[in-house]
Context: one part of a larger RNA
RNA sequence: GCUAGAGAGUUUGUUCUUACGGCGAGACUAAGCAACUAUGUUGCGUAACCGAAGCGAGAGCAAGUAUGAAAAUGCGAUAGUCGUUGGGAUAAGACCUGAAGCCAGAUGAUCUAUAUAUGAGCAGGUUGAAGUCUUCCGAAAGGAGGAUGGAGGACCGAACCGGUGCUAUGGACAUGUGCUCGGAUGACUUGUGUAUAGGGGUGAAAAGCCUAUCUAAUCUGGCAAUGGCUGGUUCCUACCGAAAUAUGCCUUCGUAUAGUCUCACUAUGUUUAUUAGCGGUGUAAAGGACGGAUUAAAUUUGCAGGGGCUAAUGCUUACGGAAUUUUUUUCAACUCAGAAGCUGCUAAUUGCUUAUAGUGAGAAACAGGGAGGGUAUGUAAGAUACUUUUCCGAGACCCGAACAAGGGAGACCAAAGUUAAGGUCCCAAAAUUUAUGCUAAGUGUAACAAACGGUGUUUUGAACCUGAGACACUAGGGAUGUAAGCCCAGAAGCAGCUACCAUUUAAAGAAAGCGUAACAGCUCACCUAUUGAGGUUCAGAGCCCGGAAAAUGGACGGGGCUAAGCAUAAUACCGAUACUUUGGAGGCACUCUAGAGAGAGUGUUCUGGUAGGUAGGCGUGCUUUCUGCGCAGAAGGUUUUUUGAGAGAAAGACUGGAGCGGGAAGUAACGAGAAUUC
Numbered sequence: 001g002c003u004a005g006a007g008a009g010u011u012u013g014u015u016c017u018u019a020c021g022g023c024g025a026g027a028c029u030a031a032g033c034a035a036c037u038a039u040g041u042u043g044c045g046u047a048a049c050c051g052a053a054g055c056g057a058g059a060g061c062a063a064g065u066a067u068g069a070a071a072a073u074g075c076g077a078u079a080g081u082c083g084u085u086g087g088g089a090u091a092a093g094a095c096c097u098g099a100a101g102c103c104a105g106a107u108g109a110u111c112u113a114u115a116u117a118u119g120a121g122c123a124g125g126u127u128g129a130a131g132u133c134u135u136c137c138g139a140a141a142g143g144a145g146g147a148u149g150g151a152g153g154a155c156c157g158a159a160c161c162g163g164u165g166c167u168a169u170g171g172a173c174a175u176g177u178g179c180u181c182g183g184a185u186g187a188c189u190u191g192u193g194u195a196u197a198g199g200g201g202u203g204a205a206a207a208g209c210c211u212a213u214c215u216a217a218u219c220u221g222g223c224a225a226u227g228g229c230u231g232g233u234u235c236c237u238a239c240c241g242a243a244a245u246a247u248g249c250c251u252u253c254g255u256a257u258a259g260u261c262u263c264a265c266u267a268u269g270u271u272u273a274u275u276a277g278c279g280g281u282g283u284a285a286a287g288g289a290c291g292g293a294u295u296a297a298a299u300u301u302g303c304a305g306g307g308g309c310u311a312a313u314g315c316u317u318a319c320g321g322a323a324u325u326u327u328u329u330u331c332a333a334c335u336c337a338g339a340a341g342c343u344g345c346u347a348a349u350u351g352c353u354u355a356u357a358g359u360g361a362g363a364a365a366c367a368g369g370g371a372g373g374g375u376a377u378g379u380a381a382g383a384u385a386c387u388u389u390u391c392c393g394a395g396a397c398c399c400g401a402a403c404a405a406g407g408g409a410g411a412c413c414a415a416a417g418u419u420a421a422g423g424u425c426c427c428a429a430a431a432u433u434u435a436u437g438c439u440a441a442g443u444g445u446a447a448c449a450a451a452c453g454g455u456g457u458u459u460u461g462a463a464c465c466u467g468a469g470a471c472a473c474u475a476g477g478g479a480u481g482u483a484a485g486c487c488c489a490g491a492a493g494c495a496g497c498u499a500c501c502a503u504u505u506a507a508a509g510a511a512a513g514c515g516u517a518a519c520a521g522c523u524c525a526c527c528u529a530u531u532g533a534g535g536u537u538c539a540g541a542g543c544c545c546g547g548a549a550a551a552u553g554g555a556c557g558g559g560g561c562u563a564a565g566c567a568u569a570a571u572a573c574c575g576a577u578a579c580u581u582u583g584g585a586g587g588c589a590c591u592c593u594a595g596a597g598a599g600a601g602u603g604u605u606c607u608g609g610u611a612g613g614u615a616g617g618c619g620u621g622c623u624u625u626c627u628g629c630g631c632a633g634a635a636g637g638u639u640u641u642u643u644g645a646g647a648g649a650a651a652g653a654c655u656g657g658a659g660c661g662g663g664a665a666g667u668a669a670c671g672a673g674a675a676u677u678c
Stems, first nucleotide, its partner, number of pairs: 005678002011092007019084005026050001032044005054061002064075004095232002098229001102222006113196009122186001124156003127152001131148007160183003165179002168177002198214001200210003235617006245258005261362007269352002273349009286335002291331003296326006303320001305319001306317004368392010397408003412584007422574003425559003431571001433570006444561002452546003456543010474529004479503003484498003509524001512523003585607002587604007618671001620668010636655008
């Protein structure tokens, strides 16, 4: 893990409420007592509580009373009580399971820490302190050498004690094994006995150790500690159906009240939509009548300041200031005017299952989220906070490849048909449909890409040139006064300055570029010839191209497609639990019917649903009573069929081998798939 069994809203008191029952201005007994068929039943028992009168601080008065001068206002003015059932609250373990912890009393030093008493152990090898002896030197103090000697928290290294490194190896049975490494006469190791005890011990100190347990041991008890936290909480169907907001709280995963949901009773009509009339509003867009900001000009003004000239109390000003007019752009905190929309009242039409309101009872919920519109903060965000509509939450079905909230559409059951979004080459239901264009990039078929570029291509418009020959190529000319004047070493079209004329011409600049030291030389503008029909420029539009970078090879869903892409039209078809038709089930409202908790009929824009509320049922154990079945086969098991909306019920076959049902009541340790459950 699987299978079987066990496994969680109970009981008592008090209290609120619901339904029912008894008695009723009363209702009811408690303790106790007695009898009997004796863990119970019946009877007696009226003490208490509750109710029947209230108001006032009270005296007190009384269906009234208190306050008040009064008007008037507050509180009151005859139905309860006892019991049972269902639902809440409350006190208790209070639906079940689950802490870490706190306290008390005991038990532990056979592990380990330290101490203490008494014992035990340390192969072998090395080094060679003091001291002693001796030789030499020295007057001595002393020094040097050689022997001897055998010190040391000395050295190497077994036993023994330890445990440094290892991504070695092993491991259910709780720290092993291997290699490597440290100490190994010492603050050494070790046997046995004894001592110290839990806020205490012991500790060469690591909060280490105190029996596999230590930042407070273990066991038992208080104890079912407590848990605003996690998990779990067992049969069916029907009706309705939320909230993730506001306010308060040592409040923020909690809770109370309100809002929202449900049920019961009572009362009562209400207003979704459209239109009309009379009103409200100051937004969007817009505008300049006001107020700000802003561009360019013109005019007026010496006018606070500055500059210049003067040296007088002045003049002037392409600084600056102010005003007016015209003009550009513009405004959340501008509005002369001003929508749509929203909204108040009154009507009409329309809609509505009493849908509305009040009272009482029961909740859940108070972590929300996405999209469209509008804001604030932010570079931005699948961001945060607010607002409005809607959806998910609690919503199935179809489409979007897949995909809570995007598009379509709100699922009672069965059958048939028609559509929506989206689609119609194949996967894969339906057009290889019709018409006209565009694209050549596999662009695209997808939810993606900018500024800026493009002599890609299609198309629109304007201007200019053009058979008196345009545009482009090619050929020829491109001159003269003159080398214009000045400047300069030179300056001749072409360093620079000034001017930029005139002539001949078909045309030709006192020269647009290259070039020379300066000339020269080569082109250009311009003209002619040749050719023979459109050309040049500007401004747009469509599709397309570049701009365009991500990590395993790779994604239009895929195949693939030149349409099966894009644009504009058109027709047909497919396509959902939507819509329609037919039949059926149920709810609600109303009407009718001696049977009424039932039946019939009419209507219904009713029947998705989490938390949750309400209602009706199924099944299990046991008790009482009535009534049945069974060895000619009970329960149980396996299986088939029938039946019910379902929990379930019934029958047949086989197995099994001795008990088991049904009706009416009552009662409960009554229903399992989940709890790291047992």
Molecule: large-subunit ribosomal RNA, domain II
Organism: Nanobdellota archaeon